[in-house]
Molecule: small-subunit ribosomal RNA
Organism: Minisyncoccota bacterium
RNA sequence: UUUUUUGAGAGUUUGAUCCUGGCUCAGGAUGAACGCUGGCGGUGUGGAUAAGGCAUGCAAGUCAAGGGGGUCCGCAAGGACAACCGGCAAACGAGUUAGUAACACGUAGAUUACCAACCCUAUUCAUGGGCAUAGCCUGCCGAAAGGUAGGAUAAUUCCCAAUAGUCCCGUAAGGGUAAAGACGCAAGUCGGAAUAGGAUGGGUCUGCGGCCUAUCAGCUAGUUGGUGGGGUAAAGGCCUACCAAGGCGAUGACGGGUAGGGGGGAUGAGAGUCUGACCCCCAACGGGGAAACUGCGACACGGUUCCCACUCCUACGGGAGGCAGCAGUCGAGAAUAUUCGUCAAUGGGCGAAAGCCUGAACGAGCGACACCGCGUGUAGGAAGACGGUCUUCGGAUUGUAAACUACUUUUCUAGGGGAUGAAUCUUCGGAUGACAGUACCCUAGGAAUAAGGAGGUCCUAACUCUGUGCCAGCAGGAGCGGUAAUACAGAGCCUCCAAGCGUUAUCCGGAUUUAUUGGGCGUAAAGGGUCCGUAGGUGCCCCGCCAAGUUUUCUGUUAAAUUUCCAGAGCUCAACUUUGGAACUGCAGAAAAAACUGGCGAGGUUGAGGACACUAGGAGUUGAAGGAACGGUCGGUGUAGGGGUGAAAUCCGUUGAUAUCGACCGGAACACCAAAAGCGAAGGCAUUCAACUAGGGUGGUCCUGACACUGAGGGACGAAAGCGUGGGGAGCAAAAAGGAUUAGAUACCCUUGUAGUCCACGCCCUAAACAUUGAACACUAGCUAUCUGAAGUGUCGACCCUUCGGGUGGCGAAGCUUACGCGUUAAGUGUUCCGCCUGGGAAGUACGGCCGCAAGGCUAAAACUCAAAGGAAUAGACGGGGACUCACACAAGCGGUGGAUCAUGUGGCUCAAUUCGACAACAAACGAGGAACCUUACCAGGGCUUGACAGACUAGUGAAACUCUGAUGAAAGUUAGAGCUUCUCACAAGGACACUAGUCCAGGUGCUGCAUGGUUGUCGUCAGCUCGUACUUUGAAGCGUACGCUUAAGUGCGGUAACGAGCGCAACCCUCAUUACUUGUUUUAUUUAUCAAGUGAAACUGCCUAAGAUGAUUAGGAGGAAGGCGAGGAUGACGCCAAAUCAGCAUGGCCCUUUGAUGCCCUGGGCUGCACACAUGAUACAAUGGGGCCGACAAUGGGUUGCUAAAGCGCAAGCUGGAGCUAAUCCCAUCAAACGGUCUCUCAGUUCAGAUUGAGGUCUGCAACUCGACCUCAUGAAGCUGGAAUCGCUAGUAAUCGCCAAUCAGCUAUGUGGCGAUGAAUACGUUCCUGAGUCUUGUACUCACCGCCGAAUAACUGCGCUCGGCAAUUUAGUUAGCUAUCAGGUGAAAAUCCUGCCCG
Repeated sequence: UUUUUUGAGAGUUUGAUCCUGGCUCAGGAUGAACGCUGGCGGUGUGGAUAAGGCAUGCAAGUCAAGGGGGUCCGCAAGGACAACCGGCAAACGAGUUAGUAACACGUAGAUUACCAACCCUAUUCAUGGGCAUAGCCUGCCGAAAGGUAGGAUAAUUCCCAAUAGUCCCGUAAGGGUAAAGACGCAAGUCGGAAUAGGAUGGGUCUGCGGCCUAUCAGCUAGUUGGUGGGGUAAAGGCCUACCAAGGCGAUGACGGGUAGGGGGGAUGAGAGUCUGACCCCCAACGGGGAAACUGCGACACGGUUCCCACUCCUACGGGAGGCAGCAGUCGAGAAUAUUCGUCAAUGGGCGAAAGCCUGAACGAGCGACACCGCGUGUAGGAAGACGGUCUUCGGAUUGUAAACUACUUUUCUAGGGGAUGAAUCUUCGGAUGACAGUACCCUAGGAAUAAGGAGGUCCUAACUCUGUGCCAGCAGGAGCGGUAAUACAGAGCCUCCAAGCGUUAUCCGGAUUUAUUGGGCGUAAAGGGUCCGUAGGUGCCCCGCCAAGUUUUCUGUUAAAUUUCCAGAGCUCAACUUUGGAACUGCAGAAAAAACUGGCGAGGUUGAGGACACUAGGAGUUGAAGGAACGGUCGGUGUAGGGGUGAAAUCCGUUGAUAUCGACCGGAACACCAAAAGCGAAGGCAUUCAACUAGGGUGGUCCUGACACUGAGGGACGAAAGCGUGGGGAGCAAAAAGGAUUAGAUACCCUUGUAGUCCACGCCCUAAACAUUGAACACUAGCUAUCUGAAGUGUCGACCCUUCGGGUGGCGAAGCUUACGCGUUAAGUGUUCCGCCUGGGAAGUACGGCCGCAAGGCUAAAACUCAAAGGAAUAGACGGGGACUCACACAAGCGGUGGAUCAUGUGGCUCAAUUCGACAACAAACGAGGAACCUUACCAGGGCUUGACAGACUAGUGAAACUCUGAUGAAAGUUAGAGCUUCUCACAAGGACACUAGUCCAGGUGCUGCAUGGUUGUCGUCAGCUCGUACUUUGAAGCGUACGCUUAAGUGCGGUAACGAGCGCAACCCUCAUUACUUGUUUUAUUUAUCAAGUGAAACUGCCUAAGAUGAUUAGGAGGAAGGCGAGGAUGACGCCAAAUCAGCAUGGCCCUUUGAUGCCCUGGGCUGCACACAUGAUACAAUGGGGCCGACAAUGGGUUGCUAAAGCGCAAGCUGGAGCUAAUCCCAUCAAACGGUCUCUCAGUUCAGAUUGAGGUCUGCAACUCGACCUCAUGAAGCUGGAAUCGCUAGUAAUCGCCAAUCAGCUAUGUGGCGAUGAAUACGUUCCUGAGUCUUGUACUCACCGCCGAAUAACUGCGCUCGGCAAUUUAGUUAGCUAUCAGGUGAAAAUCCUGCCCG
């Protein structure tokens, strides 16, 4: 340089955002198990737990050509059988993973420190003798297993002698060491002995490599080494005697836990992480422990001996046994197969061979346990069938799916044929296949024999209905379920995979969430409190050498299998099997290079250090001195208080305080200077002076020559509080006491007050020990302030100015950062070293260890629990935060409510029912602008059931309706009779209409305002609420809409990364106030005027002065009916309160309706019920008044089933009456009252007030009992101005006075909506209360302060500690004692015999 290969994320913290950070999911895998299901075949694989116990059978024998004998067959030759001696094998093969942290394993080496039966090659030898013993025979013991005595005998058994080379020992001389034969007629073959070599296998040693734990830090006496000896195939403390005192360890010894190791396997982009089933290699083991024998080889799975545990047999004396071989059984467990066939093949043992043996092996059986392959049909087929499901009722979907038609036969069933695998052996004729009548092939038959599981809220592919109603249940996470559940359960449909599909468990991945690749530590978890310094790590310039690291090439090795790639081969394909090659990132060796690192040597000076001069400083230690303040003592003056607080009290004071003057004493701390200043490593350091001591800065010359940086352990220092000993003690002040505050107040406040604070010495060793920022070095724009040193210029000198250093601050380029922010004093860019972090809680806790007198400190977990905990910033909301502004918000005023009586509404109570709704503001004279019946929805009773009301159909009747009369009844209704008898059509039929019967249906003021529409209230007529584009920000968002001035106003002006726009504000609309014109029903005798209607005018800061940015605008003035919005009304932004209303209306869903309706009709009752409480009003409590008489002035309205005049009657309500009026004409209506005038009352429960009650009437109405209003007479209650608290109002307003209207037969109206009459007071002002707006600030709130949240208590529970009791197992380990050899005796002699102690 080229080519190839190569990495996916999502959910969940928030109102939203970014970040940090954990949890969870999607993928792959398994010796798996479990649930549901299950057609076939191939290839693999299958006791992972109890290395727990095992019945039964088999798993190692063979050789008769080593030996003698025996039995049987045979006439014989010969053959068969197998016990015994002998040889070889049994140390292989097969199993398991308990132990083992080790030279056990892997890898690379070493062995001059070694061995080897069988096999191969080569050479040489094989001579002569001998002693036994089994089998066998005879006898004995024993239940058995077995044993024992005697006798005879063989060999390729054993022994001796000889011989001795290339054997061994030895420098040499010299010495020493061996053997076996068999078969065959023979040839010869098979053996024997020795030596050397080879092949192969093994022993031993070494380097390197691979687990956790320091809450294991010191370990070690054969221990480390040496010498002599022993032992082994072989080196060696392997063993022994003696000598020396070594050896190992923070690069983790020793101890504890866990574990067979590797090739490999799973996963992963890789680096890694996890793992060690099957197959291969190695090791170790064979019930637990120990030992040797035999042998080439064992300390031996199917050999021996001993101990222990267990099992079995027994004649009780004694014996037998070892499935972790193949099957099989019990047990335990979620869980793992046949007591199969064959030696046909491959391989092994023996044999000369035939052959025999072989649970190795080859095969079969069982298990969907895994991988791979095949099938359950194919094509056509729309009336898009039936059924199911959904539905907007039209249809859609299941679905070409089925039926049906045609075809095929893999598979299946039946029949027939039928292998490869055979190489070998042989008497040369021939014989040998377990698998298997299998694979495979052919024929016939017939769609025939064959589909399920999980899922469908999001992550995550796939949606509806019904049931249920925070229940039942689901769930991997987030989370679903409280009456419309795509999340539960069922159904339909759909999605995914498919003979499987899901679940559980475990591993890797995702997780860059332990970060080498590839993370962090200001605030999220995380910088050690600070410095010194050991080991270690890292380290300046030049030259030379070496070649350890490094790089290149080569060689050897990296077993095979596996994995990957290339080229093939065999099973129909594939899985699987197989051939060849590459690769296998490793290790070792050789050669080369010398840049870098390293090592050695020699120099250098810039890092570092030193000398010299100058210099700043609250740097440290010790000593001396000082004044102010404070307290005390004594004395003087002086008198009643002082002190303290928000206010008080405790307290001090007539025994003289406080205050004041003087003198003396005491201890502690050092005002001003003083600062963003200075010094120190940090903690920290401040009156002045002196002594001693340390560090820093600057300047220029000289000296040393890398001496440096960091720093695990370690050492020193280390605020305050605390501890010990001894002093000291003025003030202050934990604890304590008292007084207050308070619901309480173990507090805040006050009065006292002890430790302590101070000094000396010794401990403690922690802090928000913070700049929450480790140390060192280098580089990367500046501006500015200040402390300190030097130089230059200048000056008599100083200041100032300029420059170079060193500190301490502020603002900022680039850059960094999640953001905030940092920014030459880095949190930028790099290097070196140290410390620390890995979700929250439990917890900086327990246990252990170390330190401490104690308090406690350092080190430092887990069980369990949660799905978050957190950082920064954003928008809101909130604040007993701030700034500004406004409002009858307060203040200033006027009048009320709260007290009384009554009216009305509500709660409560009561009731058969007292229908329902509305409940802080925003319910309560509200829905209702009018409940005696009706209304009416409630209650009791009586009735009706296609219905009181709508549409449609079928059948019948022909009238029905209506009017009148009768019976019954409370009425509704039921029933009887009479009258009338209709329209269209010539008549009939049919239709309209009505009734009866039936079918669809009606009906519901029944529920849900939290399923809804519509409408409404409130904040609030407050000035706000938004959008487009652009811009800023990672983003939520921001800007626009901040700010200054101004306004009633987001009103306007200025300005501005914004520019525009919309809904709101304002204006446009209506009424009132002035006026002109036109018109004129009425009025008047008429014009005019008034009045009414219509159309205009007029007001716009237009004019003047001043202020102001010359602007917006503000203040004043003129003119004017009206002046700065002229007054009032209508008009209500985005939204908030799941606010109100299903009972005004509409409406989804649910519910009630065939005879006892939640529907409909009716009568009566109730909504008016009354111990009580609340709300809104009316009337009063009186003289600004009550009463009598006289007198005056309005406006809005309404009226034909209506207003009703004049006149008359009645005390009055009202009655009679009937003119006029469909209204500027008539009427209500004298149009009013307060008011004016005058008389009276004279402060009293009254000539106030009028409730209540009695009597008599009037009116409305079918009907005034429950339950109407009004009139007259009589009665004459409470009440003498209203506690805490609270409401309205800023001008034609409040207050006071009357009039009208709606609803309505009437009226419980004092209510509501209007109308006019009379007609004030006050506003300094914005501190406070309430509410609102803008900006800003804090926040752990966002259901938004009516928030969030701490603690305590109760019950239950987890862990730790302590006490008592019990059991099992393994292990650690303290203390104490003992420790095998001693003592005594006998004896010539004692390790040995006896005794004692002692072990057991």